Predicted 3D model of a 110-nucleotide RNA (SAM riboswitch aptamer (S box leader)) from a soil metagenome.

């Protein structure tokens, strides 16, 4: 600086009170039928990276065909990273104003 954030994915074991993005504030909810955190398998998702090239697409060629990849496809792709309650759990600012847009802050990639 730029994308994306309403989809999707859990279970052992350790550990023991406290989590839901950092800090505040108001809800609200999870959590001794065990939170955070580490650890193991397992799993989404396809941002990078890799691999295809039917169909589009853009180049070559009289043609058959070939070539390429910024459209597409492929996770039964032993990469790189990320996530796996509940919209980023919601509101806190700003505009219509039921609802929905938009800051802004915040997390992930690149």
């Nucleotide at each position: 600086u730029u994308a994306u954030c309403a989809a999707g994915a859990g279970c052992a074991g350790u550990g023991g009170a406290g989590g839901g993005u950092u800090a505040c504030a108001g809800g609200c909810c999870c959590u001794g039928u065990g939170a955070a955190a580490c650890u193991g398998c397992g799993g989404c998702a396809a941002c990078c990276g890799g691999c295809c090239a039917a169909g589009g697409c853009g180049g070559a060629g009289c043609g058959a065909u070939c070539c390429g990849a910024u459209c597409g496809g492929c996770g039964a792709c032993u990469g790189g990273u990320g996530c796996c309650a509940a919209u980023g759990c919601c509101u806190g600012c700003c505009c219509c104003a039921a609802g929905g847009g938009g800051a802004g802050c915040g997390a992930u990639g690149a």

Rfam family: SAM riboswitch aptamer (S box leader). Its family is annotated with regulation of gene expression in the Gene Ontology. Of the family's consensus pairs, 96% are formed in the model. The prediction has a mean pLDDT of 84.